[in-house]
Context: one part of a larger RNA
Parts: sequence; structure tokens; C1' cells
RNA sequence: UGACGGGGGCCCGCACAAGCGGUGGAACAUGUGGUUUAAUUCGAUUCUCCGCGAGGAACCUCACCAAGGCUUGACAUGUAACUGCAAAUCCGAUGAAAGUCGGACUCCUUCGAGGGUGUUACACAGGUGAUGCACGGUCGUCGUCAGCUCGUGUCGUGAGAUGUUCGGUUAAGUCCGCAAACGAGCGCAACCUACAUCCUUAGUUAUGUAAUGUCUAAGGAGACUGCCUGGGUCUAACCGGGAGGAAGGUGUAGAUGACGUCAGAUCAGCGUGUCCCUUAUGCCUUGGGCUACACACGUGUUACAAUGGGUAUAGUACAAUGGGACGCCAACCCGCAAGGGGGAGCAAAUCCCAUCAAAACUACCCUCAGUUCGGAUUGAAGGCUGAAACUCGCCUUCAUGAAGUUGGAAUCGCUAGUAAUCGCAAAUCAGCAACGUUGCGGUGAAUACGUUCUCGGGCUUUGUACA
Repeated sequence: UGACGGGGGCCCGCACAAGCGGUGGAACAUGUGGUUUAAUUCGAUUCUCCGCGAGGAACCUCACCAAGGCUUGACAUGUAACUGCAAAUCCGAUGAAAGUCGGACUCCUUCGAGGGUGUUACACAGGUGAUGCACGGUCGUCGUCAGCUCGUGUCGUGAGAUGUUCGGUUAAGUCCGCAAACGAGCGCAACCUACAUCCUUAGUUAUGUAAUGUCUAAGGAGACUGCCUGGGUCUAACCGGGAGGAAGGUGUAGAUGACGUCAGAUCAGCGUGUCCCUUAUGCCUUGGGCUACACACGUGUUACAAUGGGUAUAGUACAAUGGGACGCCAACCCGCAAGGGGGAGCAAAUCCCAUCAAAACUACCCUCAGUUCGGAUUGAAGGCUGAAACUCGCCUUCAUGAAGUUGGAAUCGCUAGUAAUCGCAAAUCAGCAACGUUGCGGUGAAUACGUUCUCGGGCUUUGUACA
């Protein structure tokens, strides 16, 4: 000087407390461990792994396993030789396919040879093989925490200190005051984006008969403790209250992550040093596996019901974000339905997904029951995608109708348009394991006395046999 303390002081954070809703019990989905397996490819493993890489495992993907094949190779560049010929394409045999064997067909030209292609030989290709403890790059985490440093000066023999401490204050090393310090840099804040108000301008495809408005999209205005009042250390930073205002004290949200820590993660995104394989650890193919199942854990979905259920009922209303050409698919017709037919429109403020919603509201039924709750499981019949749904897809209808009556110890999220609850869209994608993820809007709470305690962090001080 740090680090540490079941030392002290001050301060902060959904850290506790106060509340609301969950997890832990059930079934299912999904990931992991374990076990099993020919293989169940690999990685991620306290916080910071476990609906994670994977924003789509039937084949492909694919790295794993079995079997069958290839060896200058599926791909690149070059050299030499050879022989033929355009390359292609087609046919036959064998085969699960890949492949192997055989056949047919046949160039351009400036005629020197060259180009293309094939074969052989050689350099080489190739490797999701190893090492993330050799690395780049990227990312997580402490943490959007308020810190981390430097120049000159001063102090100290020196390591170092000072500044950065102290008194206030702040979300903040934010600002003010004092002070052997004076300044500066990286962070903080601001500058950037979105939303909320208004103005101007412009409007088609939006809205409407038309105009205005709404709406759309370009430019501006607006908020700064600016004003008043009380407090505050002279008065200062600042704090409380108020006015006006669409918005008030960081308006709300996003982007933005200092010096560094964890030899944190990734050689399987990519790049890359070294090592290793080279008739195989490379390449091709068929089939299987990644989907196994006594069990254990994480994350979710659906429930256990009446603040509810009613596809065993009717009626009525209101969104936003998005996507669409190998696409979105209207009207209309068929089908109980999934879906099929049909063909209009639309490269989109025009048409379609989509009358775009569902919770909500109105009326009626159910009347507390394993039920008109709950929907697992199973049977039958269908539909769709795709060469192909057996291993191993999704959906529909009918039937079946399991556990489950609110969950032990323990534990998680959330402070406002938040939690809770309700649906909608998209990426990936032929299809789909989506109950996931990322967005969008609808309805819309409760509580915070406070900082004793738990956890994490910041500043300061003290102890130390630690560095």
C1' cells in the first nucleotide's frame, strides 16, 4: 500500500421490512445430472450452467454409432507427363445408396501451339482432431457501482503520501466550502434515439360526400431549480413546499459499461501459434442415434375452480407491433372440424394474414361435487407438410376422462401504466416438438413505518502472525 475481520462509524440497493403474485406438492413441456446404450456427438457447471450455444435434431443439419465405399481426394493453387475428348448428357450391369464396371455421344482457334476437360505422378488439400492455462476477436460478471489515475509542486531515507481526506450536499469523485496543494485525463452528467404537449409545412394509399380535424412525416418550440416562499455556514452548493405548465426537479425509457477482477466463457461462429491424423482423426452414402429411462435437480405451461366454468349457450364492443411473391391469400362453395376447392387483390398507410384480438360487458345454465372443475393418458376415424412422419412431426373430430381440493423445510420476482392478468405478431421455418424467445398493445392493483437484522456494494477508521 492492499486484502481480510462472526471490529467500529457513515451511506446506498426490491437487500430486508410492508405488500401482491409465484416456485417447492400434481400432470405435461423443456434443459441438466445420473444411468443405459453400438451411439445416446460436443460445449456451458455457485452467484455469472441448467426453455444456455440451438431464432426450429424425421433425411439434411451432424460433429456420434453400425455397415458399404473413395484415396491429389467433396474444395484451392501449381508443376510435369500422358492420352483422348468439349464440358455436359444419355444407356446398360451390379448395389440400400454412394460407388464400381462397361458402352454411346462429341470442341473452339490466328494451325505455332494455347485454352477447357479427363487420367497419372508430385507439391499439397482436408480435419467440428488437442490445447480458451499459447492467442486475436467477442461476451459474461462485479456494475450504470462511483470509482480509477496522471503532470507539476510539497512531505517522507524509502515503499509511498498528499491531491481523492475533512464539513455540507447529490443518483453521482455531483456541486459548494475549507484545506500544500494547483491543474488535468478516463468514468458521472450532457450531447444521440423513442415517448408525452404545442406550432408550422406537406399530404396519398389513411379519414371523410367535401372541408376542417384525427392520422401520417419533415422541421421547430418547450423544462432551465427559470419564478415565489421557508430552511441551509456569512451566503454557498443544496433541500422542503408552491405557482404556472402537456410535462418539474435525472420527465419516462433506451443506447452508452472507467482502471481492472474472475489464467471467468468460447480453438464447435470466425481467425490463429504449436502439436497430432494423412488408404485416415480426411471424404461420400444408407440406416440408426442426438427423442433411451429406476431416479434427482432447474426453468416453464395447465390446473386444482363460483372473483369460476359453459365447443353441453346466445348477443355486443374496443388495440398496437409486425409479416407477405417458390409469398400473403379475400368473396363464394364443400366439410362438424383440421382442411379442400376457388380465384379477386396486393412487391403494400391501397390488397391479404385479420370483420384483425382476448380478457371485458349483457342475458341464461351450472350450485360446491373430483363436479358442466381439470385435462393427462389411451382407442378409433381423418387432415396437412414433405421422396419419406415406424423409430421421431403437427393439427382435427368422436370416445376415454389420470393425478390434482392451493402444496413441508425452504425459496423467487416486482415500487406504476410496474406487479398481476388477457390476447396479438414476428424471427427461425417445407412442416413442427413454441407451453420457448423477442416484441406489441388491452385491463390494471397493493405496499414502503423504517434501516435493528440478512445479502451485495461504496467511503472512512482500527486490528492483523496474510501478500
This is a predicted structure of a 467-nucleotide part of an RNA (small-subunit ribosomal RNA, 3' major domain) from a bacterium.
The RNAcentral record of the full RNA draws on SILVA.
Its Rfam family is "Bacterial small subunit ribosomal RNA". Its family is annotated with structural constituent of ribosome and ribosome in the Gene Ontology.